[in-house]
Background: This is a predicted structure of a 74-nucleotide RNA (transfer RNA) from Streptomyces sp. BK022. NCBI's taxonomy places the organism under Bacteria, Bacillati, Actinomycetota, Streptomycetaceae, Streptomyces. The sequence is in RNAcentral, with records from ENA. Rfam family: tRNA. Rfam describes the family as follows. Transfer RNA (tRNA) molecules are approximately 80 nucleotides in length.
Order: sequence, then C1' cells, then structure tokens
RNA sequence: CUGGAUGUAGCGCAGCCCGGUAGCGCGCCUGCUUUGGAUGCAGGGGGUCGCAGGUUCGAAUCCUGCCAUCCAGA
Repeated sequence: CUGGAUGUAGCGCAGCCCGGUAGCGCGCCUGCUUUGGAUGCAGGGGGUCGCAGGUUCGAAUCCUGCCAUCCAGA
C1' cells in the first nucleotide's frame, strides 16, 4: 500500500441479509428474605448502535469517507 472480518449498556453477545418501539445473559442499584453474607424472589437504572456525511416520512440496518483492532497478501 491492497483485500477481508469485527466495532451495539460495565463485560460477553443477538438484532443488520429483507429499514419501522434498541434487546438477551451476566454484572450493577433498591426492597423482601437472613443475626450478617450467599442463594432465592420482586422492582429499577444504565446506549449520541466506533466517528462524520448522504439517501429516506423514518437508518443499528442502505450508500460514501474516516478511525481502531485482528487476519491475509505485496
């Protein structure tokens, strides 16, 4: 330099193909239970979907550029 993959909550991921309310598990917070803790039960908070722009009534999803990590080639 070229090509490919990945980027979504604190962590691990789904959703993307085929645009229509942003979700799951663990973790976190509060309450109950307990002498206390763990377990269990009930409730709750947390996201500019890597960044910027475009298309669209509407973008995590489609298009363009860029960034980061990994892989391959030169």